RNA sequence: GCCGGAGUGGUGCAACGGUGACACGGGCGACUCAAGAUCGCCUGGGCGAAAGCCCGCUGAGGGUUCGAAUCCCUUCUCCGGCA
Numbered sequence: 001g002c003c004g005g006a007g008u009g010g011u012g013c014a015a016c017g018g019u020g021a022c023a024c025g026g027g028c029g030a031c032u033c034a035a036g037a038u039c040g041c042c043u044g045g046g047c048g049a050a051a052g053c054c055c056g057c058u059g060a061g062g063g064u065u066c067g068a069a070u071c072c073c074u075u076c077u078c079c080g081g082c083a
Base pairs, nucleotide, nucleotide: 001082002081003080004079005078006077007076010024011023012022018066025043026042027041028040029039030038044055045054046053047052059075060074061073062072063071
């Protein structure tokens, strides 16, 4: 230099162009004398008494599209192969 793969919440890891799931971890509660285990709820931010509403998020920047983690272009980092 060329070719291929990967990058997604604190961690692991999904997602046909149409709600970014699940698990672990964490918080609160139940249970217990207490803890562990187990079970329930929550786990981006703001507003709200609540219901809910609003603004965000897939390495970065553009493009296509009604709609992009996904398709296209450029680029950064890591891994593998070739030269």
This is a predicted structure of an 83-nucleotide RNA (transfer RNA) from a Chloroflexota bacterium. The sequence is in RNAcentral, with records from ENA. NCBI's taxonomy places the organism under Bacteria, Bacillati, Chloroflexota. The prediction has a mean pLDDT of 80. It matches the Rfam family "tRNA".